[in-house]
Context: one part of a larger RNA
RNA sequence: UGUUGGCUGCCUGAGGGGAAGGUGGCCCUAGUACGAGAGGAACGGGCCGCCGGCGCCUCUGGUGUACCGGUCGUCCGACAGGGCGACGCCGGGCAGCUACGCGCCGGGUGAUAAAGGCUGAAAGCAUCUAAGCCUGAAGCACCCCCCGAAAAUAGGCAGCCAUAAGGGGGCGCCUAAAAGAGGCGUUUGAUGGGGCGGAGGUGUAAGCCUCGAGGCGAAAGCCGAGAGGCUUAGCCUGCCGCUCCCAA
Numbered sequence: 001u002g003u004u005g006g007c008u009g010c011c012u013g014a015g016g017g018g019a020a021g022g023u024g025g026c027c028c029u030a031g032u033a034c035g036a037g038a039g040g041a042a043c044g045g046g047c048c049g050c051c052g053g054c055g056c057c058u059c060u061g062g063u064g065u066a067c068c069g070g071u072c073g074u075c076c077g078a079c080a081g082g083g084c085g086a087c088g089c090c091g092g093g094c095a096g097c098u099a100c101g102c103g104c105c106g107g108g109u110g111a112u113a114a115a116g117g118c119u120g121a122a123a124g125c126a127u128c129u130a131a132g133c134c135u136g137a138a139g140c141a142c143c144c145c146c147c148g149a150a151a152a153u154a155g156g157c158a159g160c161c162a163u164a165a166g167g168g169g170g171c172g173c174c175u176a177a178a179a180g181a182g183g184c185g186u187u188u189g190a191u192g193g194g195g196c197g198g199a200g201g202u203g204u205a206a207g208c209c210u211c212g213a214g215g216c217g218a219a220a221g222c223c224g225a226g227a228g229g230c231u232u233a234g235c236c237u238g239c240c241g242c243u244c245c246c247a248a
Base pairs, nucleotide, nucleotide: 005161006160007159008158009157010156011155015147016146017145018144021051022050023049024048025047026046027045028044034039052105053104054103055102056101060099061098062097063096067092068091069090070089071088072085073084074083075082076081094238107143108142109141110140115135116134117133118132170186171185172184173183174182191247192246193245194243195242196241197240198239199237200236201235202234207230208229209228210227211226214223215222216221
C1' cells in the first nucleotide's frame, strides 16, 4: 500500500516449520514355551543409563574487576582513610549469566510398503488379483509444540466512533533490546531514583577501656606487637517490600 469507513479486542486455520526424539543395559514374564539333554525365547510390563532437544537457577559447581575481609611494597596523610602495583596478591561472595546442576521430552488413531492371507474368475482345475475384501513397519498423516488473514476466494465474532473513538509522538522505565521493534507506567501514579525496613554477603569497624612478652629509666613513669570487652559489630547491596521526598 492492498483487503472498499475507521479503531480495538478475541478467534478460525488454508498453508508452512519441528527429529524431538534416538539408543543401550537390567528385572518380571521364565529357567517357562521349545528341547533327549546341553541350552533357551517371545508377546506384554517395569527400572536404570548414554546421546540429542527445549526450558530453568531451588540444590551442587563456575564466574561474579558490584561488595566485605586479610596482607606486602611505595606514595599522600590530620595516622583515620586512600592512590598505584594485571582486582597488587590472597580468602570469601548476593543477584545475574551459566553447566559440571535441575525439570520435561507418552502412547494412540488412520491409511499404507514389502510381505501374509480370504473369496475368486479369465482358464469347469489351480491361483493373494483381473472385480472385491482382511491384515501388515522404527517409515507416512493426525492427535502435541511454534508461525500463520497478503489465504487476491485477502476470513469470522464482539465492542466502540461520526471531530470523535483510537493511534502515534513526548516523558519515567524493563519481563524486551544491535538500530527499529516489543512490553509496563505517565499524578485518578509506586515507573525509575532517594529514604526506611526485610532478606542476604563479609566476619566483629573506628574510637575508648582493661590486659600485655619485653624495652628505656636512678626513680616517678614512658613506649609497646598483640589479646579481650563495648561488638551476631562495622561496611555493602543490581534482590523483595514500604513510603509521593525527587523525577514521569
The prediction has a mean pLDDT of 82. A computed fold for a 248-nucleotide part of an RNA from Methanothermus fervidus DSM 2088, annotated as large-subunit ribosomal RNA, domain VI.